[in-house]
RNA sequence: GGCUGUGUAGCCAAGCGGAAAGGCAGCGGACUGCAACUCCGUCACCGCAGGUUCAAAUCCUGUCACAGCCU
Repeated sequence: GGCUGUGUAGCCAAGCGGAAAGGCAGCGGACUGCAACUCCGUCACCGCAGGUUCAAAUCCUGUCACAGCCU
């Protein structure tokens, strides 16, 4: 230098054009004599910047980080 993959909440992780599941943790509440367990509620516009589209986490371009392969 070229190519490929990954990048989604504090952590793990689904989603593949119609607008973000789930689990753990955290916070608030119910329950309890106090706690634990259990239950209810709450917490992300998707690495970043553009483009396409009525509509983008999802498609395209560039770019950044990490991992791997080639030279």

Transfer RNA from Ruminococcus sp., 71 nucleotides, folded computationally. Rfam family: tRNA. By type it is a transfer RNA. Taxonomically the source falls in Ruminococcus (Bacteria, Bacillati, Bacillota, Eubacteriales). Model confidence (mean pLDDT): 82 of 100. The RNAcentral record of the sequence draws on ENA.